This is a predicted complex of two RNAs, RNase P RNA and transfer RNA, with 459 nucleotides together. The coordinates come from a structure-prediction model, not an experiment, and the mean pLDDT is 76.
[in-house]
């Protein structure tokens, strides 16, 4: 210098003016809320690293059960640690990829059981003789022939997959049949908390794939979600109680504006049918619109020191940092900063224009989207000293 | 804001749980029938399953992410 790997930060800056939300302040007041000043002085604060997807885990609230271990169902899955918890993070192990820095892995169990492996192929799970190879017997056309019996998994062919691999020996041809190395199983010893690794011995190989098929084992989980839930409660219309006034008939008994029937009036729409038949006052209760709380001091931010490889934890100091309710967080101008286009006398001039996206109970993660810029560590190649 | 469900042929839906050939009805095309049309009969075309990645020999189906649509809760 070029090409790369990993980690972290930032997400336009400053100023002026106008506007919006919240809280502060002042005054008034209710049944409880609260309302006004505010179309307005002053100063304070006002989106994110993802506020997103709602995929996990928790706080908080209500419901259910408290004999609450389980069953069912769902989830997680190498080992150790961290954490309030987790499917998250850190460190290690094993496997795979890369020359390397480094990256990726749902990574328990397939001799506990059940089921599956389509098509092709002779045979697909208690393996299997289609072609070929070899041996024996027979036929006559004596051959690179045909028929029958047997051996063989080394070769061909099918398939995603054919019951260890390579080599030497061996054999009629072959075969872990024998041997060496590699792989695999079993056992011992050593190192390690463990996963696991190393080493020695032993077995000729039994045990194919798949559990993101059912399943087994271990561990975890009661359900719903701030539209959870709580408080205060207007007007109107219902409900309960009580007092007063007024009122057709009959029956009943509980003697009251109680019940039933008839008549009458009104409404629906003409009949039938159906529905309604008191008025006024006071008190109580539920609850709608509405208002308030939940709701902003928290597993909190920043700085320093310490423990630890790290995640993380501990101590001290310091700060208070959005809180709406169809929902504020915006706009204009000036100068600069990136990016980009055009012109150029190479000094510059002019134009365009600002990534993804936006709180809604809160927090820890994961995942997804994202223009551009900055910093640090490391690797490979080339060159120079 | 929270919770749940669905994307398969032009349309409406099966198939997914338990992986191996993608199907049904209506519609469309051609032919027959008819004087012609409809109906009917026969034959046929049309999808790689919303998109991407993973597991597997193999994915519409199992898993993860993502996009779109619908429903419910005051």
């Nucleotide at each position: 210098u070029c090409a790369g790997a990993c980690g972290g930060c930032u997400g336009g800056a400053u100023g002026a003016c106008c506007g919006c939300g919240c809280g502060c302040c002042u005054g008034c007041g209710u049944a409880a809320a609260g309302c006004a000043g505010g179309a307005u002085c002053g100063g304070g604060c006002g989106a994110g690293g993802a506020a997103a997807g709602u995929c996990c885990g928790g706080g908080c609230u209500c419901c259910a059960c408290g004999g609450a271990c389980g069953a069912a169902c769902g989830g997680u899955g190498c080992c150790g640690g961290c954490u309030a918890a987790c499917g998250g993070c850190c460190g290690g192990c094993g496997g795979g990829g890369g020359c390397g820095a480094c990256c990726c892995c749902a990574g328990g169990g397939a001799c506990a059981g059940u089921g599956g492996c389509a098509c092709a192929g002779a045979a697909a799970g208690c393996a299997a003789a289609c072609c070929g190879c070899c041996c024996c017997g027979g036929a006559c056309u004596u051959g690179a022939u045909c028929c029958g019996g047997g051996g063989u998994a080394a070769g061909g062919g099918u398939g995603a997959a054919a019951g260890g691999g390579u080599g030497c020996g061996g054999u009629a041809a072959g075969a872990g049949c024998g041997c060496a190395c590699c792989g695999c199983g079993c056992g011992g010893c050593c190192a390690g908390c463990a996963a696991u690794g190393g080493u020695c011995g032993u077995g000729g190989c039994a045990g194919g794939c798949a559990a993101a098929a059912c399943c087994c084992c271990a561990c975890c989980g009661g359900g719903a979600g701030c539209a959870a839930g709580a408080u205060c409660g207007a007007a109107u219309a219902g409900g309960g109680g009580u007092g007063g006034c007024u009122c057709g008939a009959a029956g009943c008994c509980u003697u009251g504006a109680g019940c039933u029937u008839c008549a009458g009036a009104c409404g629906u729409g003409u009949c039938c049918g159906c529905g309604u038949c008191g008025c006024c006052g006071c008190c109580c209760g539920g609850g709608u619109g509405g208002a308030u709380c939940g709701c902003g001091u928290g597993a909190g931010g920043c700085g320093c020191g310490g423990a630890g490889u790290a995640a993380u934890c501990c101590g001290c100091g310091u700060c208070c940092c959005a809180g709406a309710g169809g929902a504020a967080u915006g706009g204009u101008c000036a100068u600069c900063c990136a990016c980009u286009c055009u012109c150029u006398u190479c000094g510059g001039a002019g134009g365009g224009g600002g990534a993804c996206a936006g709180a809604a109970c809160c927090c820890g993660g994961c995942u997804u989207a994202c223009a551009g810029g900055c910093c640090g560590u490391c690797u490979g190649a080339c060159g120079c000293c | 804001c929270g919770g749940g469900g669905c994307g398969u042929a032009g349309c409406u839906c099966a198939g997914c749980c338990u992986g191996g050939u993608a199907g049904a009805g209506c519609g469309c095309u051609a032919c027959g029938u008819u004087c012609g049309g409809g109906a009917c009969g026969u034959a046929g075309a049309g999808g790689c399953c919303g998109g991407a990645g993973g597991u597997u020999c193999g994915a519409a189906u199992c898993c993860u992410c993502u996009c779109g649509c619908c429903c419910c809760g005051a």
Rfam match: Bacterial RNase P class A. Rfam's curators write: Ribonuclease P (RNase P) is a ubiquitous endoribonuclease, found in archaea, bacteria and eukarya as well as chloroplasts and mitochondria.